[in-house]
RNA sequence: GCGGAUGGCCGGAUGGCCGCGGGGGGCAACCUCCGAGGAAAGUCCGGACUCCACAAGGCAACGGUGCCGGGUAACGCCCGGCGGGGGCAACCCCAGGGAAAGCGCCACAGAGAUCAGACCGCCUUUCUUCGGGAAGGCAAGGGUGAAACGGUGGGGUAAGAGCCCACCGCGCGACUGGCAACAGGAGCGGCACGGCAAGCCCCACCGGGAGCAAUGCCAAAUAGGGACCUCGCAUGGGCUGCCUUGGCCCGGGGUCCGGGUCGGCAGCUAGAGCGUCCGGGCAACCGGCCGCCCAGAGGAAUGGUCAUCAUCCCCGGGGAGACCCGGGGUUACAAAAUCCGGCUUACAGGCCAUCCGCGCGU
Repeated sequence: GCGGAUGGCCGGAUGGCCGCGGGGGGCAACCUCCGAGGAAAGUCCGGACUCCACAAGGCAACGGUGCCGGGUAACGCCCGGCGGGGGCAACCCCAGGGAAAGCGCCACAGAGAUCAGACCGCCUUUCUUCGGGAAGGCAAGGGUGAAACGGUGGGGUAAGAGCCCACCGCGCGACUGGCAACAGGAGCGGCACGGCAAGCCCCACCGGGAGCAAUGCCAAAUAGGGACCUCGCAUGGGCUGCCUUGGCCCGGGGUCCGGGUCGGCAGCUAGAGCGUCCGGGCAACCGGCCGCCCAGAGGAAUGGUCAUCAUCCCCGGGGAGACCCGGGGUUACAAAAUCCGGCUUACAGGCCAUCCGCGCGU
């Protein structure tokens, strides 16, 4: 210098003017303080909180999670390891328990896809019209396939075969190291146990439901409900099966009560909070001292404009060049709505740190 890996940060600045939401002070005019994000987003996980349901425990069903250890309020998150895969490397990726509990599936091709199998082929016997046929043995070679019941070499044999032997692989495995996952492995076994659990299933662990439009309090007008009083009793209507009598209801006015709606208040922002430093830990994280207060709206404020500067880009001019002068543009993604811990996704432009590979110079 070029290419790459990982972790982190900023994401316009300052000032003037005009505005907006909230807190405090003031009789008022007005003064003063605070006012979006790293993702406020998607609403995908985990919690706090509230209401509803529920003796407790177990079992079943359903859903989720799934190597080991640690962190945490908790998690499907994070950290550190292990195993497997990719990369020369830094480093990255993995739904990564169980296939000797059982069921199911394994396309196409192929003789045969798991109670393995025999198309070509090899060997023996036998027949023969000499092309080959029949019976039996074999699974080494060929062929198919993602996958064919170990591989290579030698012995052996009619031909062959772990049938026998050596090495490699595989299985079991005393023992050793490690908290563990796991790693190493004396020795033993002629070799059995194909793959898929992101198909059912088995095992272990976790899980009641709904959500701040939760929930609680205050409480109009109008309409409607209830109680009591009163007016009117009209030859009124309805019910009591019908008629008579009696009873009740239906109407107007008044007082009171209770429920709901509009509206208002609480929940509502001091918290698993943020920052410096110190200590423990490889780390995630934990502990301590000190300091700080950091939006609380409710159809929802956090904006607009001007100037200067910054960033990058374009145009014109000057210069050998570094660069200088003038003009114009650009500054993303997106925006709180009960709060918190994560994950995922989006993001103009720029910065920092550590590391790897290659080339060159000293």
The RNA shown here (Bacterial RNase P class A) has 362 nucleotides and comes from Maritimibacter sp. HL-12.
The sequence is in RNAcentral, with records from ENA and Rfam.
NCBI's taxonomy places the organism under Bacteria, Pseudomonadati, Pseudomonadota, Rhodobacterales, Maritimibacter.
It matches the Rfam family "Bacterial RNase P class A". Gene Ontology terms of the family: dimeric ribonuclease P complex, ribonuclease P activity and tRNA processing.
Of the family's consensus pairs, 96% are formed in the model.
The coordinates come from a structure-prediction model, not an experiment, and the mean pLDDT is 77.